Predicted 3D model of a 71-nucleotide RNA (transfer RNA) from a Patescibacteria group bacterium. The sequence was found in a public genome assembly. Rfam family: tRNA. By type it is a transfer RNA.
């Protein structure tokens, strides 16, 4: 300049068109003389922008960041 792969909660991953899940962090609670630990509970997420569809994390396109080939 070309082509290829990947972004989902602060973190690491789940989820191949039908209300987007869990760990771990954080908040609150129970326990405790006080703390940790342990349980319970709570919060919070699809990079952007547009398109297909009754319905999109999921399919199509652009764009961006990110890592990988090629010249």
């Nucleotide at each position: 300049g070309g082509g290829g792969g990947u972004u989902u909660a602060g973190u690491u991953a789940a989820u191949c068109g039908g209300u987007a899940u869990a760990a771990c962090u954080g908040c609150g609670g129970u326990c405790u003389c006080c703390a940790a630990a342990a349980c319970c509970g709570c919060u919070g997420u699809g990079g952007u922008a547009g398109g297909u569809u009754c319905g999109a994390c999921u399919c199509c396109u652009a764009c961006a960041g990110c890592c990988c080939c090629c010249g």